The RNA shown here (small-subunit ribosomal RNA) has 1393 nucleotides and comes from an uncultured bacterium. The coordinates come from a structure-prediction model, not an experiment, and the mean pLDDT is 84.
[in-house]
RNA sequence: AGAGUUUGAUCCUGGCUCAGGAUGAACGCUGGCGGCGUGCUUAACACAUGCAAGUCGAGCGAAGAAGAGUUGAAUGAGAGCUUCGGCAGGAUUUCUUCUCAUCUUAGUGGCGGACGGGUGAGUAACGUGUGGGCAACCUGCCCUAUACUGGGGAAUAAUCACUGGAAACGGUGACUAAUACCGCAUGUCAUCACCGGAGGGCAUCCUCUGGUGAAAAAAGGAGCAAUUCGGUAUAGGAUGGGCCCGCAUCUGAUUAGCUAGUUGGUGAGAUAACAGCCCACCAAGGCGACGAUCAGUAGCCGACCUGAGAGGGUGAUCGGCCACAUUGGGACUGAGACACGGCCCAAACUCCUACGGGAGGCAGCAGUGGGGAAUAUUGCACAAUGGGGGAAACCCUGAUGCAGCAACGCCGCGUGAAGGAUGAAGGUUUUCGGUAUGUAAACUUCUAUCAGCAGGGAAGAAAAUGACGGUACCUGACUAAGAAGCCCCGGCUAACUACGUGCCAGCAGCCGCGGUAAUACGUAGGGGGCAAGCGUUAUCCGGAUUUACUGGGUGUAAAGGGAGCGUAGACGGCUUUGCAAGUCUGAAGUGAAAGGCAUGGGCUCAACCUGUGGACUGCUUUGGAAACUGUGAAGCUAGAAUGUCGGAGAGGCAAGCGGAAUUCCUAGUGUAGCGGUGAAAUGCGUAGAUAUUAGGAGGAACACCAGUGGCGAAGGCGGCUUGCUGGACGAUGAUUGACGUUGAGGCUCGAAAGCGUGGGGAGCAAACAGGAUUAGAUACCCUGGUAGUCCACGCCGUAAACGAUGAUCACUAGGUGUCGGUUAGCAAAGCUAAUCGGUGCCGCAGCUAACGCAAUAAGUGAUCCGCCUGGGGAGUACGGCCGCAAGGUUGAAACUCAAAGGAAUUGACGGGGGCCCGCACAAGCAGCGGAGCAUGUUGUUUAAUUCGAAGCAACGCGAAGAACCUUACCAGGUCUUGACAUCGGUGUAAAACCCAAGAGAUUGGGUGUCUCUUCGGAGGAUGCCAGACAGGUGGUGCAUGGUUGUCGUCAGCUCGUGUCGUGAGAUGUUGGGUUAAGUCCCGCAACGAGCGCAACCCCUAUGGUCAGUUACUAACGUGUAAUGGCGAGGACUCUGACAAGACUGCCGGGGACAACUCGGAGGAAGGUGGGGACGACGUCAAAUCAUCAUGCCCCUUAUGACCUGGGCUACAAACGUGCUACAAUGGUGGUUACAAAGAGGAGCGAGCGUGUGAGCGUAAGCGGAUCUCAAAAAAGCCAUCUCAGUUCGGAUUGUGGGCUGCAACCCGCCCACAUGAAGUUGGAGUUGCUAGUAAUCGCGGAUCAGCAUGCCGCGGUGAAUACGUUCCCGGGCCUUGCACUCACCGCCCGUCA
Repeated sequence: AGAGUUUGAUCCUGGCUCAGGAUGAACGCUGGCGGCGUGCUUAACACAUGCAAGUCGAGCGAAGAAGAGUUGAAUGAGAGCUUCGGCAGGAUUUCUUCUCAUCUUAGUGGCGGACGGGUGAGUAACGUGUGGGCAACCUGCCCUAUACUGGGGAAUAAUCACUGGAAACGGUGACUAAUACCGCAUGUCAUCACCGGAGGGCAUCCUCUGGUGAAAAAAGGAGCAAUUCGGUAUAGGAUGGGCCCGCAUCUGAUUAGCUAGUUGGUGAGAUAACAGCCCACCAAGGCGACGAUCAGUAGCCGACCUGAGAGGGUGAUCGGCCACAUUGGGACUGAGACACGGCCCAAACUCCUACGGGAGGCAGCAGUGGGGAAUAUUGCACAAUGGGGGAAACCCUGAUGCAGCAACGCCGCGUGAAGGAUGAAGGUUUUCGGUAUGUAAACUUCUAUCAGCAGGGAAGAAAAUGACGGUACCUGACUAAGAAGCCCCGGCUAACUACGUGCCAGCAGCCGCGGUAAUACGUAGGGGGCAAGCGUUAUCCGGAUUUACUGGGUGUAAAGGGAGCGUAGACGGCUUUGCAAGUCUGAAGUGAAAGGCAUGGGCUCAACCUGUGGACUGCUUUGGAAACUGUGAAGCUAGAAUGUCGGAGAGGCAAGCGGAAUUCCUAGUGUAGCGGUGAAAUGCGUAGAUAUUAGGAGGAACACCAGUGGCGAAGGCGGCUUGCUGGACGAUGAUUGACGUUGAGGCUCGAAAGCGUGGGGAGCAAACAGGAUUAGAUACCCUGGUAGUCCACGCCGUAAACGAUGAUCACUAGGUGUCGGUUAGCAAAGCUAAUCGGUGCCGCAGCUAACGCAAUAAGUGAUCCGCCUGGGGAGUACGGCCGCAAGGUUGAAACUCAAAGGAAUUGACGGGGGCCCGCACAAGCAGCGGAGCAUGUUGUUUAAUUCGAAGCAACGCGAAGAACCUUACCAGGUCUUGACAUCGGUGUAAAACCCAAGAGAUUGGGUGUCUCUUCGGAGGAUGCCAGACAGGUGGUGCAUGGUUGUCGUCAGCUCGUGUCGUGAGAUGUUGGGUUAAGUCCCGCAACGAGCGCAACCCCUAUGGUCAGUUACUAACGUGUAAUGGCGAGGACUCUGACAAGACUGCCGGGGACAACUCGGAGGAAGGUGGGGACGACGUCAAAUCAUCAUGCCCCUUAUGACCUGGGCUACAAACGUGCUACAAUGGUGGUUACAAAGAGGAGCGAGCGUGUGAGCGUAAGCGGAUCUCAAAAAAGCCAUCUCAGUUCGGAUUGUGGGCUGCAACCCGCCCACAUGAAGUUGGAGUUGCUAGUAAUCGCGGAUCAGCAUGCCGCGGUGAAUACGUUCCCGGGCCUUGCACUCACCGCCCGUCA
């Protein structure tokens, strides 16, 4: 010191959350020791029991105890008692008198129970804090000083007697003492009253002093005594208190008025003392927006916590003050109380009771119940410190000192140290090699702090006295032994892997994790942090400049009042001078101690304790200064106002006048429509509309001028004239002399709509009615139409009342319009320059989050006012005020979310705009959709109908070919190291063939037997055995690689450097042209580059060169019935290698002289000649785990493997893709031509024979420019059919055959004969194609034993049309809007569940 979180990304605003510190804490897990502290925050709830305030016998009278002596009386020891002395006329024992010393104590008396201890209920107050005052007061004990202490008296408790009551407690009579009580004498000093004098102060007054008068006191005790302790009075001091005052001291205005002893006066009373403190009378005051009163909450402070500070929060322990003592009230005593362990009364509660009556007060210390998340022992001692009493000894003291309990807090210590690699074992992980736990352990050596054992043993205590305590501390011996946990590991925030789970269980402070590979859940290993603790929860401060004094804002994020006038208040021009309130400065007092800070000291250190210093930023008193603020006085004119002159204006109010237009009425002309709309209809009209002409009525509004022109404070103001009236502006510089600015409350104005009363009502027009539109249409459109709109008066008081920008003043570059005035110059119906006041645009500095603002500021300063503090709830509820009402104004909370929001950026999108392209439309041709069949799919069915593909971009697709096989599916029968691979052991050859059983897999039997060799063995092959493993077309294409589709052969997609921007980003890539093209040219803060385009590659179109066999054959030769058949040739065709050719190269027009384009020439080909391959960055979690590969998961006598049979070929229905047709541009029969590209050895198969034919038999040639498939077909020619379900069409079916193949039943193809279905050109809709194309015709190939109408190729014949880009679809570029960014298949609102 910051961080996370709004977005696709950015900047800002803004809230939420976290990291820190703290606590009288509590809870969870864990727990070794010691020191010092702390410990009912809740029920000021109720309390059993014990203790917490007594003491003095040296005040007093008594009573009692025991002792000594003494008096008297009784008793009367010989065997005894005994102190071993003694006692024998007196031992012992009992009773008693007096005296002495001692002890105990009820009573009386004194002092103390007003301190100490507890609690925080009340209290918003002179309660507290701080500083003062008392000239308005008191003060026991203590200190100092002075004086005195003489002489009397009357009672009373205790006690005794009697007596009441259950008890508590009394009653009556009698006796008695005092330092108890009451008079008298004395009267220093002091007090008071009156009369004088002197001095002082602060108003009342105070001090000193003289005289007279008045009132007014007591007590003794101890001691032989000296003396001492008391007592009385007075003065002073000290201490402690009382009262008064200034300032400070929580929240609420949804509490605005409060107050009758209230405010003051006079007089009396009361008090220690002032005072309405109380009372009588008189006056009518007092407090309040600087917040009275009321309501809520709360003991206040030193201090404590936090913070850089300013502040904010708290008021436990310790200390000061206050208040209280079950609740409420009251006084008594006393120096002091209205009294915690005193009294009286009332109330509630508890207890006792004989029912009559009594007793009690833990917010003292322990302790109990209760409440609560939660807070301790019914301990020891007066040894120390302190307190009460006492002369003292001493007594009392739950104050206090200690101990006990609690990790509640702070501090300190320990749980070992060194060496130790085989890097042990174990558990973890792994790519199986290893990694990590980890020098950690084991093991060796060492040490003993704490704890344990033993011995010694304090200080605290000045002479004695020690609860703590045999404690602290010291020493010795002994054993590594007895002593580590908690939280966390996705980011913030230090620390990662495995397994389990599968939006489940759970986590979570915020963001958020979890839907089968979770570093976020749970467990484990490892790691990080802290450590006798660690986490969680609660609360406070901080971070939060998020209430902003320090230190914020208000155009658009929350926020400028709708506007003006103006009260209080705040702020205020120039000069001189006085004062000194603020201000500055010096000094003094105070700011208690403790605490905090600095620096020393003491406990081994620290915490803790302690000395000293400084601080305590404050308040008070006092000396000084006079710049500034303030205030008094005197002036000034620059602010402000007035006067005079002048012009501008929809400024306001009232009255009058005017024309155009709409509507209505009357009359004329006139006839069938009018009106209205996208199109219509409702409506009006033959009873005469609309149209047109003339006349009239009435209301409202004022075209053109008219303008980012004018006026007004805002709302607002528009025909013309008149009257009344407000303001601004310019000029002048005469007058006043700061008279100013702002403005909480207050007052006034305030669009439209609305309300009240009365008028008015042409047009328009909420509501309403009808017609349309629509799925509906309570709307938009149309026809009507009432309030209202208009006027007068009175309310309402709000608007996106906006410049979303409060008012005033000053200053700060320019440029250019416009309105009003003035000045100067030129001179003339104006121009130029200057200036004042308004109103606009552009723009610099500056400001701003950006957009933007920019002398009319959102800049720089000053003054005053209003307002804001996350979103929603909500401008809602309640209350108050206003209103006739509608409603307005003021204005919350519960609850809920982690965002809501502003500006700008990139995309995508728009039934936004501009430009452009594509068989996209249009123009055409041929189809599909209707029929039958083929094929694929859905659906259904089934034991199974294996699986995948799903808009375009699945559906004659994977499949270039399911009878078995394929095959993955189903049924049944079988195998389990396996059908296939590698390794170990062991045996043997194995394979193959034959026979038998079985549906077969398989099983049984038989024949049979390898190669090399150094003879040891080796090699491959195979049977059996055991385990590692094999195997899986099982799952996940949303874990993947690879491959592919699609946008799209669309023209785009990016980068480096630079520049601009706070940034995301922009620029480049946009613009002007051009192109098929981001193709090229020009321009330009860009300059370059890359992937794409194009070209390079292949085929094809032209000719050339070279080369010619199996191809070709012009010339020459030769031969045949005929044929390049043969010799030969290298001309031609052709083959296949090489170069050539086309480049806008040439000409002309256009264009910017460019790129390019249009036309032309030449050329086989002309502007990328035609076709192919080639597919940028990316999109679709697109397709494929069943081509293959592969992670993870799953199966392992089965989800693997083998076999037989079946299925993938099913069939109410639907869809896609095709074939064949519906016929005469045709069918049928005959006949005659012309290709290209391919394939061929388990092959193509000529020819010949045979069969109607499919084919069969035989067989030449050819691994092929040689032979074969092979016949090309459409076309041509000849003939026939004659418009019909046909000589069209061929489905379906029957019979008989052929071929392939172990095998054609399910389930192949072909042939012949027979049969002869639907179908007569196809609805809505929809597909392909722009030239050698569409259409049409046949040929070949892959797969393949056999099986194409499919697929891939080949050639033959060979069209029509394109005006054009408005529209549909898709795409590209620029721009604009946006609340979308999963990107319009978006987002989002309401209702219901």

Rfam family: Bacterial small subunit ribosomal RNA.